[in-house]
Predicted 3D model of a 527-nucleotide part of an RNA (small-subunit ribosomal RNA, 5' domain) from a Solirubrobacterales bacterium. Taxonomically the source falls in Solirubrobacterales (Bacteria, Bacillati, Actinomycetota, Thermoleophilia). Its mean pLDDT, the model's own confidence on a scale to 100, is 84. The full RNA is in RNAcentral, with records from ENA.
Context: one part of a larger RNA
Order: sequence, then C1' cells, then structure tokens
RNA sequence: GGACGAACGCUGGCGGCAUGCUUAACACAUGCAAGUGGAGCGACGAACCCUUACGGGGGCAAAGCCGCGAACGGGUGAGUAACACGUGGGCAAUCUGCCCCGAUGACCGGGACAACUCAAGGAAACUCGAGCUAAUACCGGAUGUGCCAUCCCCCCAUAAGGGGGUCUGGUAAAGGAAGCUUCGGCUAUCCGCAUUGGGAGGAGCCUGCGCAGCAUUAGCUAGUUGGUGGGGUAAAGGCCUACCAAGGCGACGAUGCUUAGCUGGUCUGAGAGGACGAUCAGCCACACUGGGACUGAGACACGGCCCAGACUCCUACGGGAGGCAGCAGUGGGGAAUCUUGCACAAUGGGCGACAGCCUGAUGCAGCAAUGCCGCGUGAGGGAAGACGGCCUUCGGGUUGUAAACCUCUUUCAGUUGGGAAGAAGGGUCAGCGUUGAACAGACGUUGGCUUGACUGUACCUUCAGAAGAAGCCCCGGCUAACUACGUGCCAGCAGCCGCGGUAAUACGUAGGGGGCAAGCGUUGUCC
Repeated sequence: GGACGAACGCUGGCGGCAUGCUUAACACAUGCAAGUGGAGCGACGAACCCUUACGGGGGCAAAGCCGCGAACGGGUGAGUAACACGUGGGCAAUCUGCCCCGAUGACCGGGACAACUCAAGGAAACUCGAGCUAAUACCGGAUGUGCCAUCCCCCCAUAAGGGGGUCUGGUAAAGGAAGCUUCGGCUAUCCGCAUUGGGAGGAGCCUGCGCAGCAUUAGCUAGUUGGUGGGGUAAAGGCCUACCAAGGCGACGAUGCUUAGCUGGUCUGAGAGGACGAUCAGCCACACUGGGACUGAGACACGGCCCAGACUCCUACGGGAGGCAGCAGUGGGGAAUCUUGCACAAUGGGCGACAGCCUGAUGCAGCAAUGCCGCGUGAGGGAAGACGGCCUUCGGGUUGUAAACCUCUUUCAGUUGGGAAGAAGGGUCAGCGUUGAACAGACGUUGGCUUGACUGUACCUUCAGAAGAAGCCCCGGCUAACUACGUGCCAGCAGCCGCGGUAAUACGUAGGGGGCAAGCGUUGUCC
C1' cells in the first nucleotide's frame, strides 16, 4: 500500500447492487418447510335436480385401500490425511424408476384385507375380537417376440473372454377414459400395464499422478499378504468363511500423534510465490450420540422404522411423546452477525389426462454505512475586506468572498397527478384447419375474457422553498499541515525515534491549517 463475512469509538442525507452466527455439530417454546392422484378402488355422502314421496340422479370435503413422490430440493462442516477431493484412464467385473426411439404382448381363473358395522381394553398414545366388501392391491395357471441357465456348434478375440445359432428347462401383464353397441360386449384412439433391445441422464467399483505438519513418532501387520474351495453382492475383490503357504508395508518416511472437508476459485504480488477456501458453483460427509436393517430403480434414509444411551416433556404412575446443522424465531456462548414478513405472478420441482393442488426451493419485501458504486448537502456575484474570534512588533495580520446582501437553480428528500416492463406464455369460452374411418387425442390458428407477491414499484410529471442534509482524524521527524494560553518528569502522549523537570509547533484547550469524506479513525488478521 492492498484486502476483510469483520469488531470498537465518534458521526450519519438518499439510491442501486451485493453480503450478514467466523463462537456452542450448545439446548430449543411456537408456526410453517412434502405432498398429490376420484380418468386405479369400494363404502359414506353436503349443496343441487327429478319424484308416483318409496326412491332415483348428482356429487364438495375429510378418513381408508392403492399408485407415484417423499433418496430431489434446503442446511451444516462435526468427522475424514482418505481413491475424500482434483485430474487422466479402465469395468470383457456392473446397476439404472421416470424420460426418448424400437420390437412383441396384454389370455383364463382365485382367495383376502382396510375402510364400514357390532363388541372390548386404555388416562393417553393406541390396541384388540367377530363379520361384510372393491381394485391398476395380492395369488395361481397359460403363452413367450424376447430374456435367463445348461449342453452342443460356428465366428472373433484373448490373461480371464465377447458375439451368433440351437435342444431342453425356467420366466410377464391391468386396467381406466372416450367412442361405438344388437346392451351381451367391441375398439390398442388416448393415458396406463408386461417382456425385451437401444439411447440419454444418473449411480457403483478399480486404477496412474497430485494433495498438511511433526522423526523430540522407526519399526508396523494374524484376515495380516497370497493361494484353493465355498458364500455374498448389481458387480471385481479377505468383502466374508474353511483349509494351505508365510508372507505384506517401511528413511522414495510405514506406523503413530496433531491439524484439516476437497476443488473451481478468493486476496496479495511485476512475477515466481505466499495466505485463505464466507457468499456463488462441483464433489464428499453428517442429521441428538452409537448401532442396525426394512421398503425401494435409488437410502442403510435431516422433517421414515427398530435397539441402546444422554437430555426434555406428558401421565390417572400402568405407560407414552420428542429431535431446527430446513425458514423465521428463543435462550446461551460471544467483540460480533437480520423479520416468528408477502407470494406462488415469474423460474424450477412433486403429483395429476387436465383444471389444479403443494413448494420457508425460489421470487420479493423488512432490518444493518457490513462492503462496493453513484448522487446530494447548492450556483454566480458580492470589500465598508463588517461584527465577533484568534494572534500582534499595537501599525496591523488572519478567519475571509467566508458571512450579510443581490441574482439564480431545485438533483435528492417532501408534495400533486399519471404510470410501465417483468406475461414468455398459461387458463377458459366460442370457432376454423391438419392428422385421425369416426370420436377422443395431438398439432396449428382466429376472436373474446382472464392471470403480478413485489406495487401504484421503476419512470415521467406538478408545487414550494436554499429550503431538510458534514463529519472524523491529524498538524516534532518519518508525513501534508503552527501559533497562543494552561500544565510544570505532574497530568498526560506514543506506530518507531521519543516528548513533559516554567518560554512544550510532541500533554490539555482555543484559533488557524492539512488529509479524507457519509464516512473517518482504532484494533485484529493475511499478502
């Protein structure tokens, strides 16, 4: 000199854009943060409509079965010195829901369980008995384009192997909407379903190299190193197991201890380098602490389950409930870090055929000079160089064109009125065209209506009046800027040198001056 997620002191007008618990991965009151589908299913069923008053149609919401989602998105950095991360390869050793392209199929049957009804227990959480019922829930059989296993054959390649053919064996499914109907059903049109090939994206595993300090850590290792058989996994492998062998690592730093999430990057520096890893982006790890599996395409799962532990809460003492390192917010810790806000209008995500619903992701608003950037606090004239202050050699000098005064202007703030863009599109109603045998659906198109949290915001405009808007640090040298008074080695200053003991440009105050400016200084840390 530069930088900062800063803090502290004094001061403080406006706007834009960013940023905001670095400490206790301490404990958490309260609300919200993951739902959705009635075009999978049965029962109940409000409004409303019809009625011969019996009933029928219609069907909101809540509960239940079922499907998909809940493994994303969001948070944190505890742990981890590791194939965790970065980078380059490999898997002939692998998996992959939804999505895209293709092939083939979707046949025949069956029995339950919730909801519900009746009954029972419990303070509660909830539990339990009997009975009824549906499905795209569950089960059995058939078929097999294909797929899997094994035998055999062919081709290619090789370290194991890959591709193809074939016999035998095994292996799947679900309907709904709409239309048509002879009312029995039919149609693969749309949405779904099954098997399978490929793609995209995602995930898993292996590996070369790189990746902190300490040798005042020198030896470490028994599933340890390798082999064989077996098991296990989507998959190679001591991943696990039985047996056999006795190996494996290490001064090219093993092992141990300490510290630490890694990277793109950020800061600094001419560079080399050094320091750091907030915000944003990629990866990893974690979700009160420890362990475990279940479900599933995917988890060993932040707002799922089980066990143990610590802690908190409820209790009728028998027993139960909980997990903010999600968004706000509270206590605590600390030098220190925000609102218990608005909206799904946009972007994105989940579900759904749609309409739509949900979304503390996100978009916005609020608070904070925390930072960066921009603007303003007026402009021109004005010498009797006024008054006052300070200094003085008492002549005067200086403050100082500064003020007063005159002439103007009105940014910003205030006031009046107008007023976007963000809406691309989407939705709905009516119509048309293409495709479709037709309907539906899809695509295109015309017209009307409708959809904005921010927000009456940005911006434009009216009015009034210089009106509402300047401080902080410094003035001995380094270092730009000097006098007076007070004090008298006292009180004090100080980054270093050093000032102060009666004429202090160094302390305190005043006048004057210098520097920066809505900031200015101090402290801390890094280069």